[in-house]
């Protein structure tokens, strides 16, 4: 804040404007200090106007005390302000308590009142008179103070007493008694000493942020002497000295009242500082003092300023951060209440008075606590709602209904404690009793996960939700509503803040090879840490005790309100600080020793360690000369370039600069950067051996200082080669690149600067410890008689492998990233950004230090599985290659896109759509279009009612559907059945969604793969198995192996073809026998053969030889019809493509219901500029045409195939035999062979197109069928880029049949005939398999992704300027006021006879000084034309930089 709201108790209640305030109240009191009498009551008098005294009382005044408390607020303050512990030998202290001593003698004024005057008011002035516990003087001094003197004690400036000297007090009132002198009581007064409460000052320690604030300070630091204060002190002043503070954070800036405590947390911590309590500060803003015991004073004074109010315009008044209340601000915070009854405070002798402190009440669900909104029974599980599989379920014993109770509520009655006598605001309250009646009382949020709780409808990336992840694009448990459910409950949810979770700032308790993070390297001041033995003291440390650590709070125990919250009592705790005593191990200090750390001496050793000077050869280039001739050079290929003026090549000579081949190595040296020819000089470090010396001298190291590749800068040299920029040539779509030809800075030297690198081992330094193996380098030792090898031991270095251990993993592993200690540096999500601003450095370039706004939910590491690579290895496939034939060009046919149309129905779209669904659109099909009709419907079921038909035939109208008429007219005994009509449920939909689905299909791919169980390894994802060596067509098999087995796939089992055997023998067959014919298995017969149908055999690397691992297997051979899966087919693993299909079928949901259903006739699906795909026919002589002639297989057939005969040129027609088929028919196979002709041409090729005439099917061939005959005779002469099929009975070529079908086939599915070529091989293209590698990809390369430009928005920087805040400085002016001075003026008390003095006052002057003014700076902020980069934003532009070898490896520094 939203929705809702019954009661009580107890707390709390302007977090913002310390903004401004109307009104009322919040501090007065004392008559027993005083003079008095304005008002009131009583009494007396009265001229009724009034007057008087008394003092019950009391306004105003003098005086005393209080007003410095109580109450508010948190602006300021980073400070001795606060907290804690101390000091005060440096102090004060009214009221209160105790002790001691006093209180005597005098004096002069004054307010009020009265008179007069001024002013609007506030108020003021003058005169006269009068009082005190007001004021003043004298006396006294136990004592105090000052000064002087000697003494005791004390760490100390102090204290204690003594002597001398000087100074210092006072006030009365009341009551009683009275001998009227006075005495006594109580309250006051004075001087001292002490106490208590309180206050001042000082000190140790503690508690915020910023170093992009590093230097600050002149009264500053100290001293001497003064002043001032209650008191110390530069607090102030004069003089002297030059100090003081600071990296242990001064100074500056920002923020902030501090604490007890509160919230949170296991604790340590973190955050906060409401209420309550302690302290501080403030009181409109700033300054100042006065009074007083106490103030520099919230409800006092003066001044200045701002603001507000009154005014007679001359002047005045005011200060709610007291209680209420108002305006304003704000998300937001209450009554202008009651009472002094209680507690406390002030005054008073007291009674009393005052008290917005306080006690109460009111308002606010603002927090906490308690109570209630009913209890028991009640199933036809009512009605109703919601859901539903329609059966039911659920709300739900919930309700109704019955019985009961009365907390609460309302009404009536009684009635407190708080006050033990009086006095009660609260309050007729709490509480008690009685009565009435379930009566007056439930909401809010959520329901995808986190997080308890689910369905329906609506909506359709819309509306909306959302704390994070994320929901919503037609089946939303996430939106909205409803029902239900969950949670909490007089509240619930939201928002904000803090802590927690977050060991995510890590003290407890983190890290830095690759995730963020080791300074590029060294030297070294401060600091931190530090070897062995002993002694000492006791700062740290430890123990004990004492003091303190307020109360409240927290915790424990107990008690009081009916419980609780709340309150009260007691305890514990307050982890701290101080003091005293003690211990002495450790750490620190001091002292004395030690040698092992460290260093030095002696003797050796290796080395591209550094600097300087000199020397050398090879090569490149250039110059001169010779030889020599046409090219050279360069590239992927070229060109620019050089060359006939003689290049390149080659020989000789010369010049010059830079770099140092081989040696060379996992090698050496150095702190790092880095160092490589040779010689000399100078010089640093390291190692080894034996020992001597010093005696902890050590390690690290913030700041600081130095070194520090390349590039770059300044000045001067030098310049051979190379080479940014630049030029030219190529490449390319472009090419400001890569490649090539040239080429300047630069590279080199000297002097200086710069100070950065992927300055990397991405690993700071030091020390110690913790298995080894091996190589190499530098020493030393042993062994070898010596020497050189070898071998062994040891010290120092550089590498590799590896155990334990560590690590997120990768990996590291005595050269640690292991185990430990010490010190330094650094990190804390990504981007913004190593950027901006500021500082420092630099000649510049720039370096160093180094943010924020804003934005995202990630960024990142290591490893895993995949996928991918213009990565690698191995292997396969008509994948390439080798061949043969095609497509792409022509005409036609078919399909598709497109355009067209009333409609050209729909689907299929890379491979894997396009002769595909469609195995056959003239009507039908048909889903499309226009038109005409029907509405329970063309079709199904059920119920009820009606009927006797319906159908059929005929006629009329119509395009038909249909309508009308006539004829005919049910079955059954009945129940009922059939049909029609009417009505209701319903039918119907080729309407949508293949991205809601089932089923089914395609594809990778007939590729060899895909997995599981157990075991093992790994933190895990996962791995292993399945990898490896061979082999195969194969994850096929063999061997090996932390694996062993298994499953789905492969293979085999199935079908077919190929050989043989066997059985059977019709419709098939015919060798032999017989008969017959012109001829034919035609007939008898046969059972041999072919064939058919069954059943078997056969092939298994079985045999031989070579290779191979003695294996798997492979090569060759024999035999065999067939040989290494014999050919072909069927068979398609886990999965992929949201692949295809809602129009085969089925189906959820949605949609239509006189229409998106259904019927009819007609049209369309065939329409055509151009484009694409699959085909057919060709372009011809390996051919066309004519004649003759040979050889198949597999199928189909009764609404059928149709022989034969006749007719027709033919398609076909007529008639009809046979056949339900190994019997009959379709049915002549064609290419082939033989013979003839054509002779290279747009032809005797080719057939499109068109005309005419016909045939057949069919209700019907116009749109729109096929075929025939005659005529016509187009394009086309072998096809660009490109692309496709095929490895053997294959390609090519030739016919035949079938399905669909009335008819229609160049398509599809089958069949046979003829029948090739080629394969070296796996480099390349495509696809695939296995292993491996890289990856920033995982929607997986059709991936990811970078930058400019353009547009929109956002925040930030710069900027001519401009506006403002803050704190200081210099100067000017200077109020009030303290202090000081003071001519003149004024003045009652004291002195003085007087004059006068003392003392004081106003005035004036001076120092200081608020506000104000001027000025130049500082710092912070606002704003700013324009400008700069940054961030963000579904579909913009340009390119493709990175990730694969990313197609030029990438990256770092620099120009």
């Nucleotide at each position: 804040c939203g929705c809702u709201g019954g009661c009580g108790g107890c707390g709390u209640g302007c977090u913002u404007a310390a903004c401004a305030c109307a009104u009322g109240c919040a501090a007065g009191u004392c008559g027993a200090g005083c003079g008095g009498a304005a008002a009131g009551a009583g009494c007396c008098c009265u001229u009724c106007g009034g007057g008087g005294g008394c003092a019950c009382u009391c306004g105003a005044g003098c005086g005393g005390c209080g007003a410095a408390c109580g109450g508010g607020u948190g602006a300021g303050u980073a400070a001795c302000a606060c907290g804690u512990g101390g000091g005060u030998a440096a102090u004060c202290a009214a009221c209160c308590c105790c002790u001691g001593a006093c209180a005597u003698c005098g004096g002069g004024a004054u307010a009020c009142c009265c008179c007069g005057g001024g002013g609007a008011a506030a108020c003021c002035c003058g005169g006269a008179u009068c009082a005190a516990u007001a004021c003043c003087g004298g006396a006294u001094a136990a004592g105090g103070u000052g000064c002087g003197g000697a003494g005791g004690c004390g760490c100390a400036g102090g204290u204690c007493g003594c002597c001398g000297u000087a100074c210092c007090a006072a006030a009365g009132g009341u009551a009683g008694c009275u001998u009227c002198g006075g005495c006594u009581u109580c309250c006051g007064g004075u001087c001292a000493g002490g106490g208590a409460c309180g206050a001042g000052c000082c000190c140790g320690c503690g508690g915020c942020c910023c170093a992009u604030u590093a230097g600050c300070u002149u009264g500053u630091u100290g001293g001497c002497g003064g002043g001032g204060u209650a008191a110390u002190g530069g607090c102030c002043c004069a003089c002297c000295a030059a100090g003081g503070c600071g990296a242990c954070g001064a100074u500056g800036g920002g923020u902030a009242g501090c604490u007890g405590g509160u919230c949170u947390g296991a604790g340590a911590g973190g955050a906060c500082g409401a209420u309550c309590a302690g302290c501080c500060a403030c009181a409109c803003u700033g300054g100042g003092a006065c009074u007083g015991a106490g103030a520099c004073a919230c409800g006092g004074c003066c001044c200045a300023g701002a603001c507000u109010c009154c005014u007679a315009c001359g002047g005045g008044a005011g200060g709610c951060a007291g209680c209420a209340g108002u305006c304003g601000g704000g998300a937001a915070u209450u009554u202008u209440g009651c009472g002094c009854a209680a507690u406390g405070g002030g005054g008073g002798a007291a009674a009393c008075c005052c008290u917005g402190a306080c006690g109460c009440a009111g308002c606010a669900a603002u927090a906490c606590c308690g109570c209630g909104u009913g209890u028991g029974g009640g199933a036809u599980g009512a009605a109703g709602g919601c859901c539903u599989u329609c059966g039911g379920g659920u709300c739900g014993u919930a309700a109704a209904c019955c019985a009961c109770u009365u907390u609460u509520u309302u009404c009536g009655g009684g009635g407190a404690c708080g006050a033990u006598a009086a006095u009660g605001a609260c309050g007729g309250u709490a509480c008690c009793c009685g009565a009435a009646g379930a009566a007056u009382a439930a909401g809010c949020c959520a329901c995808g996960g986190c997080u308890a709780a689910c369905u329906a409808c609506g909506u359709g990336c819309c509306a909306g939700c959302a704390g994070c992840c994320g929901c919503g694009g037609u089946a939303a448990u996430a939106c909205g509503u409803a029902g239900g459910u969950g949670g909490c409950a007089a509240g619930c949810g939201u928002u904000g803040u803090c802590c927690g979770g977050a060991u995510u700032u890590a003290c407890u308790g983190g890290g830095c090879g690759u995730a963020a993070a080791g300074c590029g390297c060294g030297c070294g001041c401060a600091g931190g840490c530090g070897g062995u033995g002993a002694a000492u003291g006791a700062a740290g440390u430890c123990g004990a005790a004492a003091g303190u650590g307020a109360a409240a709070g927290c915790c424990c125990c107990g008690a009081g309100c009916u419980c609780a919250a709340c309150u009260c009592g007691g305890g514990a705790a307050c982890u701290g600080c101080u003091u005293u005593c003690g211990a002495a191990a450790c750490c620190a200090g001091u002292u004395c020793a030690c040698u092992u750390g460290a260093a030095g001496g002696u003797g050796g050793a290796a080395g591209a360690g550094g600097g300087a000077a000199g020397u050398g050869g090879a090569a490149u280039u250039c110059c001169g000369a010779g030889u020599g001739u046409a090219g050279c050079g360069g590239u992927g290929g070229a060109a620019u370039g050089c060359g006939u003026a003689g290049a390149u090549a080659u020989u000789c000579g010369g010049a010059g600069g830079a770099a140092c081949a081989c040696c060379a190595g996992a090698g050496g040296c150095g702190a790092a950067g880095g160092c490589g020819a040779c010689u000399u000089c100078c010089u640093g470090g390291u190692c080894c051996a034996a020992u001597c010396u010093u005696g902890a001298c050590g390690c690290u190291g913030a700041g600081g200082c130095g070194c520090g590749a390349a590039a770059g800068c300044u000045a001067g040299g030098g310049g051979a080669g190379c080479a940014a920029a630049c030029a030219g040539g190529a490449u390319u779509a472009g090419a400001u690149a890569u490649c090539c030809u040239g080429g300047u800075a630069g590279u080199c030297c000297u002097a200086g600067c710069u100070g950065u690198a992927a300055a990397c081992g991405a690993u700071g330094g030091a020390u110690a410890c913790u298995a080894g193996g091996u190589g190499u380098u530098g020493g030393a030792g042993g062994u070898u008689u010596u020497a050189a090898c070898c071998c062994c031991u040891u010290c120092g270095g550089c590498g590799c492998c590896g155990c334990a251990g560590c690590u997120a993993a990768c990996g590291c592993a005595u050269u640690a990233a292991g185990u430990a200690u010490c010190c330094c540096g650094c990190c804390u999500g990504g981007g913004g950004a190593g950027u901006a601003c500021g500082g420092c450095c630099g000649c510049a370039a720039g370096g160093u230090u180094g943010a924020a706004a804003c934005u995202c939910a990630a960024a990142g590491g290591a490893a895993u599985u995949g996928a991918c690579g213009g990565g690698g290895g191995c292997c396969c496939g008509c994948a390439c290659a080798a061949g043969c034939g095609g497509c792409g060009g022509a005409g036609c046919a078919u399909g598709c896109g497109g355009a067209u149309u009333a409609a050209u129905u729909c689907g299929a779209u890379g491979c894997a759509a396009c002769g595909c669904g469609a195995a056959g659109a003239a009507c039908c099909u048909u889903a499309c279009c226009a038109a005409g009709g029907c509405u329970u419907g063309a079709c199904a079921u059920a119920u009820a009612g009606a009927g006797g038909a319906a159908a059929g035939a005929c006629g009329u109208a119509g395009a038909a559907a249909u309508a009308c008429g006539u004829c005919c007219c049910c079955c059954g005994c009945a129940a009922g059945g059939u049909c029609u009509c009417u009505a209701u449920a319903c039918a119907g939909g080729u309407g949508g969604u293949g991205c809601a689905u089932g089923g089914u299909u395609g594809u990778c791919g007939u590729c060899a793969g895909c997995u599981c169980g157990u075991g093992u390894c790994g933190u895990g994802a996962g791995a292993u198995g399945u990898u490896g060596g061979g082999u195969u067509a194969a994850g096929u098999c063999c061997c090996g192996c932390a694996a062993c087995g298994a499953g789905c796939g492969c293979a085999a089992c199935c079908c077919u073809c190929g050989u043989c055997c066997u059985a059977u023998g019709u419709u098939g067959c015919c060798a032999g026998c017989a008969c017959g014919u012109a001829a034919u298995g035609g007939u008898g017969g046969g059972a041999a053969c072919u064939c058919a149908u069954g059943g078997g055999a056969g092939a298994c690397u079985g045999c031989c030889g070579g290779g191979g691992u003695u294996a798997a297997c492979u090569c060759g051979g024999a035999g065999g019809a067939a040989g290494g899966u014999g050919g072909g087919g069927a068979u398609g693993a886990c999965g992929u493509c949201a692949a295809g299909u809602c129009c085969u079928c089925a189906u959820g949901c949605c949609c239509c219901u006189u229409a998106u259903g259904u019927c009819u006739a007609g049209g369309g699906c065939u329409g055509c500029a151009a484009a694409c795909a699959c085909g057919c026919u060709a372009c011809a002589a390996u051919g066309g045409c004519c004649g003759a002639u040979a050889c198949a297989a597999a199928g189909g057939g009764u609404u059928g195939c149709c022989u034969g005969c006749u007719c027709g040129c033919g398609a076909g027609a007529g008639u009809u035999a046979g056949c339900u088929a190994a019997u009959c028919c379709c049915a002549u196979a064609a290419a082939g062979u033989c013979g003839g002709u054509c002779u290279c041409a747009g032809u005797u090729c080719g057939a499109a197109u068109u005309g005419a005439a016909g045939u057949c099917u069919g209700c019907a061939a116009c749109u729109c069928g096929a075929c025939u005959u005659c005529a016509u005779g187009a394009a086309g002469c072998u096809g660009g880029a490109g692309u496709u099929g095929c490895u053997a009975g294959u390609a090519a070529u030739c016919c035949c049949g079938g399905a669909u079908c009335a008819g229609c086939a160049c398509g599809c599915c089958g069949g046979g005939g003829u029948g090739a070529a080629u394969a070296c091989g796996u480099u390349c293209c495509c696809g695939g398999g296995c292993c491996u590698u890289g990856u920033a990809c995982a929607c997986a390369c059709c991936g990811c992704c970078c930058g400019u430009c353009a547009c929109a928005c956002c925040a930030c920087g710069a900027a001519a300027g401009u506006c403002g805040g803050c704190a200081a400085c210099a100067c000017c002016c200077a109020a009030a006021g303290c202090c000081g001075g003071u001519g003149g003026c004024c003045u009652a008390a004291c002195c003085g006879c007087a004059a006068g003095g003392a003392a004081g006052g106003a005035g004036c002057c001076g120092u200081c000084u608020a506000a104000g003014g001027u000025g130049g700076g500082g710092u912070c902020g606002g704003u700013g034309a324009u400008u700069g980069g940054g961030g963000u934003g579904a579909a913009g532009u340009c390119a493709u930089a990175a990730c694969a070898a990313g197609g030029u490896a990438a990256c770092c520094g620099u120009a």
This is a predicted structure of a 1455-nucleotide RNA (small-subunit ribosomal RNA) from an uncultured bacterium. It matches the Rfam family "Bacterial small subunit ribosomal RNA". Gene Ontology terms of the family: structural constituent of ribosome and ribosome.